[in-house]
RNA sequence: CUGUAGCUCAGUAGGAUAGAGCGUGAGAUUCCUAAUCUCAAGGUCGCAGGUUCGAGUCCUGCCAGGG
Numbered sequence: 001c002u003g004u005a006g007c008u009c010a011g012u013a014g015g016a017u018a019g020a021g022c023g024u025g026a027g028a029u030u031c032c033u034a035a036u037c038u039c040a041a042g043g044u045c046g047c048a049g050g051u052u053c054g055a056g057u058c059c060u061g062c063c064a065g066g067g
Base pairs, nucleotide, nucleotide: 001065002064003063006022007021008020009019015053024040025039026038027037028036046062047061048060049059050058
């Protein structure tokens, strides 16, 4: 310094129902496949506490990885 979906990441000053791409599944299209299009599933936001009306975001401790 980093930790958010299976992977790569965004999340600006604390406030909308937690998102994107890739991947996966289903469907459309096609003689079949690929490509393309549509839809869907998938998250206790590293763990445990604290502050607050409200925490992915602030504070404390711990864990893991990197310098």
Molecule: transfer RNA
Organism: uncultured Caldimicrobium sp.